[in-house]
Molecule: c-di-GMP-I riboswitch aptamer
Organism: Colwellia sp.
Order: sequence, then structure tokens, then C1' cells
RNA sequence: ACAAAGAAAAGGCAAUACAUAUGAAAGUAUGUUACGCAAAACCACCGGCCUACGGGGUUUUCCAAUAAUGGAGAAUCUACGGCAGCGGAGUCACCUCG
Repeated sequence: ACAAAGAAAAGGCAAUACAUAUGAAAGUAUGUUACGCAAAACCACCGGCCUACGGGGUUUUCCAAUAAUGGAGAAUCUACGGCAGCGGAGUCACCUCG
């Protein structure tokens, strides 16, 4: 330098739950815990998944006496918000072993 592998040793990460903070939500951060992980390290570029404050059209209900029109609620769509512990691409890397 390249390749392999997770048997040993050293060291590492941390699902879930709970608490606190933050956020509209999904989620994220920190602490305790320890389901698991040989890339469970980094990165939203591709696919996938989660959420819908805001925004859009449609349907529907109600209100403004009626129509037009306007307002409110419900259903629905949308990532500009997220997930790297869902897969792929890219970047970097410990021990052991050949």
C1' cells in the first nucleotide's frame, strides 16, 4: 500500500424508555439506561420513509336574511422541515489477520 474478517484484546457508538430543553409537527440536543452495531463515522446527491406551521386547488358543513361574494371548520395535496440505526453513491477511519 492492497485485501479479508469479526475469534481474542484494547477502545468506540447507542435503539427504546424516562427527565429537561427546543420545534407547528416529524424530529433534534443533553443526562441516565443499554436493543443492538465492524463503519450504528461523515454527507440529504439518487430512491424510500416521516411530518404539514405556512401555502395551493377541490369537495363539504356552518355563519353573514337570500343570490353573488366573503369568513370559519373538516377532508385532501404540497418540503421550503426532517430520518445516515432503510438501500445506493461519495468522503474518512481503530484493532486483529493475510